Small-subunit ribosomal RNA, 5' domain from an uncultured Clostridia bacterium, 509 nucleotides, folded computationally. Its mean pLDDT, the model's own confidence on a scale to 100, is 84. The sequence was found in a public genome assembly.
Context: one part of a larger RNA
RNA sequence: GGACGAACGCUGGCGGCGUGCCUAACACAUGCAAGUCGAACGGGGAUAUUGAAUUUCGGUUUAGUAUCCAAGUGGCGCACGGGUGAGUAACGCGUGAACAACUUGACCUUAAGAGGGGGAUAACAUCGAGAAAUCGGUGCUAAUACCGCAUAAGACCACAACCUCGCAUGGGGAAGGGGUCAAAGGAGAGAUCCGCUUAAGGAGGGGUUCGCGUCCCAUUAGGUAGUUGGCGGGAUAACAGCCCACCAAGCCGACGAUGGGUAGCCGAGCUGAGAGGCUGAACGGCCACACUGGAACUGAGACACGGUCCAGACUCCUGCGGGAGGCAGCAGUGGGGAAUAUUGGGCAAUGGGCGGAAGCCUGACCCAGCAACGCCGCGUGAGGGAAGAAGGUUUUCGGAUUGUAAACCUCUGUCGCAGAAGACGAAGGAAGUGACGGUAUUCUGUGAGGAAGCCCCGGCUAACUACGUGCCAGCAGCCGCGGUAAUACGUAGGGGGCGAGCGUUGUCC
Numbered sequence: 001g002g003a004c005g006a007a008c009g010c011u012g013g014c015g016g017c018g019u020g021c022c023u024a025a026c027a028c029a030u031g032c033a034a035g036u037c038g039a040a041c042g043g044g045g046a047u048a049u050u051g052a053a054u055u056u057c058g059g060u061u062u063a064g065u066a067u068c069c070a071a072g073u074g075g076c077g078c079a080c081g082g083g084u085g086a087g088u089a090a091c092g093c094g095u096g097a098a099c100a101a102c103u104u105g106a107c108c109u110u111a112a113g114a115g116g117g118g119g120a121u122a123a124c125a126u127c128g129a130g131a132a133a134u135c136g137g138u139g140c141u142a143a144u145a146c147c148g149c150a151u152a153a154g155a156c157c158a159c160a161a162c163c164u165c166g167c168a169u170g171g172g173g174a175a176g177g178g179g180u181c182a183a184a185g186g187a188g189a190g191a192u193c194c195g196c197u198u199a200a201g202g203a204g205g206g207g208u209u210c211g212c213g214u215c216c217c218a219u220u221a222g223g224u225a226g227u228u229g230g231c232g233g234g235a236u237a238a239c240a241g242c243c244c245a246c247c248a249a250g251c252c253g254a255c256g257a258u259g260g261g262u263a264g265c266c267g268a269g270c271u272g273a274g275a276g277g278c279u280g281a282a283c284g285g286c287c288a289c290a291c292u293g294g295a296a297c298u299g300a301g302a303c304a305c306g307g308u309c310c311a312g313a314c315u316c317c318u319g320c321g322g323g324a325g326g327c328a329g330c331a332g333u334g335g336g337g338a339a340u341a342u343u344g345g346g347c348a349a350u351g352g353g354c355g356g357a358a359g360c361c362u363g364a365c366c367c368a369g370c371a372a373c374g375c376c377g378c379g380u381g382a383g384g385g386a387a388g389a390a391g392g393u394u395u396u397c398g399g400a401u402u403g404u405a406a407a408c409c410u411c412u413g414u415c416g417c418a419g420a421a422g423a424c425g426a427a428g429g430a431a432g433u434g435a436c437g438g439u440a441u442u443c444u445g446u447g448a449g450g451a452a453g454c455c456c457c458g459g460c461u462a463a464c465u466a467c468g469u470g471c472c473a474g475c476a477g478c479c480g481c482g483g484u485a486a487u488a489c490g491u492a493g494g495g496g497g498c499g500a501g502c503g504u505u506g507u508c509c
């Protein structure tokens, strides 16, 4: 000098764009943050309406039609999106390869198929237990829920004449016979559309393996028994001591094993001429975590932040038998701290989930609020104006300086205030659709009116005098100032620097 997610002191007019718990991965009141589909299904309810029966003329019962509601079964989603950085020195990340050892819902392409049956169960009704959470018995019912049978190109399993390729184990194809394995319907008057099953390929995603790179301590020198390898098996989507039985005795290490400390990694950011050093906030990619520890279930995908089970700590309810909970989602509260915001608006846009659609949901997101926290822009007026006014300061008492500065004259209207007009962002065939927002912007009116401070002036380092003080009070980044004329302390005048900021502190280069 530059930089900052900064803080502190003094000061503070406006706008645009960003940024904002770095500390306690401390504890959390309250609200919201993941639902959706009635065009999968049965039943129920509401409203309107048509018909019938009955009637005390108020209605009641029943059958149908249309629209709506949504508890339950079922489907898809909840594995995305959002948060945090505790753990992790690791194939975690970065980069480059490999899988002849793998997987993939929804999407795209292609080929083929969907025949015929069955038994349940929630809802509901009823009975019961319980304070509650909730649970149990009996009875009824539906499906795109569940289960057999048929069909089997094909897939899978064991076999197999034969063909072919190679990258070590090997890979690909295949006549043939054997075994196992599919399916679901819905909407519509229909056309048709949305679905269902099997197989092959694609796209995108995921899993695994390897080369290289990835902080400090040797005042950590030896470490290791599933340890290292083999054979056989199990498990997995898949390779593998991943797990197991047996066998061998290996394996790692001064090219730093093991141990300890610290830490999420990267694209990038800061600095620097560069090499390098430091950092890993915001934005983007990957990883890990979700009160702490452990486990599996469902599923294409989780060992699952707003799912389940067990254990623990904590908080709450209780009829004391037993239950409920998890903000490192958005706001917000307490606490900690030098320190970090609203319990706001909207789904209008972008994107996501569900749905044929209308649409519903979306604290993702878009906006607004707070904060000079940062960057950038603008303003606090412009031109003229010497009797060089008054006042202040100083003085050798002549003057000098403040100083064109002010007054005064002529203007302007950025910004402000008031009024009027008023968007783009909205894209789909048309119409309709804007939270922001009556905002930005434009026009008119108004009036210089409402808008300047902070630090410094001994040298480094731009900027000097007076008074007070008298090694006191104090200053100070370093050198050093102060003991009676202090340009170094305090005040004043003057000056210098930067300017809605200026200084100080901290950290990095």
Stems, first nucleotide, its partner, number of pairs: 001509004006505005013378006019371002021336001026334003030331003035076003040073002044069011083289003092214008102206003107202007115149001117147002124139006154181004159176001162173004185194003215261003222252003227249004232244003264286004268279004291312005314325004342368001344367003350364001351362004381411004391402004415450001416446006425436001453498005458479003464493005474481002
Source information:
Its Rfam family is "Bacterial small subunit ribosomal RNA".